Context: one part of a larger RNA
RNA sequence: CUGGGCGUAAAGAGCUCGUAGGUGGAUCGUCACGUCAUCUGUGAAAUUCCGGGGCUUAACUCCGGGCGUGCACGCGAUACGGGCAUAACUCGAGUACUGUAGGGGAGACCUGGAUUCCUGGGUGUAGCGGUGAAAUGCGCAGAUAUCAGGAGGAACACCGGUGGCGAAGGCGGGUCUCUGGGCAGUAACUGACGCUGAGGAGCGACAGCAUGGGUAGCGGACAGGAUUAGAUACCCUGGUAGUCCAUGCCGUAAACGGUGGGCGCUAGGUGUAGGGUUCUUCCACGACUUCUGUGCCGUAGCUAACGCAUUAAGCGCCCCGCGUGGGGAGUACGGCCGCAAGGCUAAAACUC
Numbered sequence: 001c002u003g004g005g006c007g008u009a010a011a012g013a014g015c016u017c018g019u020a021g022g023u024g025g026a027u028c029g030u031c032a033c034g035u036c037a038u039c040u041g042u043g044a045a046a047u048u049c050c051g052g053g054g055c056u057u058a059a060c061u062c063c064g065g066g067c068g069u070g071c072a073c074g075c076g077a078u079a080c081g082g083g084c085a086u087a088a089c090u091c092g093a094g095u096a097c098u099g100u101a102g103g104g105g106a107g108a109c110c111u112g113g114a115u116u117c118c119u120g121g122g123u124g125u126a127g128c129g130g131u132g133a134a135a136u137g138c139g140c141a142g143a144u145a146u147c148a149g150g151a152g153g154a155a156c157a158c159c160g161g162u163g164g165c166g167a168a169g170g171c172g173g174g175u176c177u178c179u180g181g182g183c184a185g186u187a188a189c190u191g192a193c194g195c196u197g198a199g200g201a202g203c204g205a206c207a208g209c210a211u212g213g214g215u216a217g218c219g220g221a222c223a224g225g226a227u228u229a230g231a232u233a234c235c236c237u238g239g240u241a242g243u244c245c246a247u248g249c250c251g252u253a254a255a256c257g258g259u260g261g262g263c264g265c266u267a268g269g270u271g272u273a274g275g276g277u278u279c280u281u282c283c284a285c286g287a288c289u290u291c292u293g294u295g296c297c298g299u300a301g302c303u304a305a306c307g308c309a310u311u312a313a314g315c316g317c318c319c320c321g322c323g324u325g326g327g328g329a330g331u332a333c334g335g336c337c338g339c340a341a342g343g344c345u346a347a348a349a350c351u352c
Base pairs, nucleotide, nucleotide: 005322006321007306008305012320014203015202016201017200021196022195023194025089027087029084030083031082033081034080035077036076038074040072041071042070049065050064051063052062053061054060092193093190094189095188096186097185098184099183100182104179105178106177107176108175109174110173116151117150118149121147122146123145127138128137164171165170208249209248210247211246212245213244217243218242222238223237224236225235260319261318262317263316264315265314268297269296270295271294272293273292274291275289276288277287278286301308302307325352326351327350334345335344336343337342
C1' cells in the first nucleotide's frame, strides 16, 4: 500500500465545541495545476525476455528487437477534480417574523406531609423495640402509645406514563428573575456561508480530596448482640466520616442503545408526544398529515446466529476514533496532569 473488521466474538473516544487537514449543491466564463492524447529527447553497458547467428551440443558468446512501467521539453484536448474572477442560482446551511410544548440551565424566596429531637408540657401505665427465634438497646429518673406546642435538616407522595427536556452526565413540590436549545408555520432576507474533525478547549454520575458551614433520616469504618465448627459476613441495636450548602480540585463508570457524526435512498401496520390542515358559528370530540420526536410489530435486504429492519445492524458517499490470539497488563519504565487518592499515554521478557 492492498484486503477485511468494530450491537453480543478483539474493536465507537463519556459528551460537545472547534484549529489544521480531509471532503463538499447547481449554472456560465476563463486558466490548463491534476487528468488524458500525441511527438521528441533521455531512461549507460552488462543482466533479463523474444527472434536469429557462431564454437559437434550446451554452458558461453555475437547481432537485432523488446523491456526499462519514470522524468523533461514541445504541440494539443477540457468531460471530471482544481485555481481565478466575479457574474448569476436556491433545494443545503443560516437569519427574520408569527406561534408553540417542555422535570433544559442558574440564582433568590416560600408551602404542605413524614421522620427525629425537646432528660420541655398534658393524658396514661409497664412494658417498648427487634427477629426465623432471640439478645444487645430503650423504659418506674415514667418509656412505647396519644394530644397540643416548639426546633431543625433532608427529600419532594399522588399526578407519573416503554410520557417530556437536555450534547452527554443528568433533570420532578410552588413562585419570581435571568437564560440556552428544539419544533411548526410564513417563504421576507443572506447566498454554499456546509459536513467531519488529528492536536486543543470546555462540560462531565457516584465515590473521593481541600477550606468553611450544616447534620433530621440514612449510614462505610467502628462497637455491641445474634447466627455459626468458625463468622473479621449476611440479620439486629447503636454509630463516625459521608450524604446537604458554598468555593476549589478530581476526570472516572456496565459514562450502555454495550450501536461515532453527517447526508441521501429503500414495503407497510399500530400506539404515543409536539405542531399543522380540515370538519363545526366557536370550543370539545373526530378525520387527515407533505413536519418533528419517541415506542412496538413486520416485508425486502443484512447477519455466524440471536436479531436489526425509514430511530437499520439495509443500500451508498464523506470525515474521525478504534481492534489484530489468551495470560503477563491497562501493569512496569519514562513523560504529562493531580494536594492526595490516582488519572492519561503505554511496553517487554516469559508462558500457553
The prediction has a mean pLDDT of 83. The part of an RNA shown here (small-subunit ribosomal RNA, central domain) has 352 nucleotides and comes from an uncultured bacterium.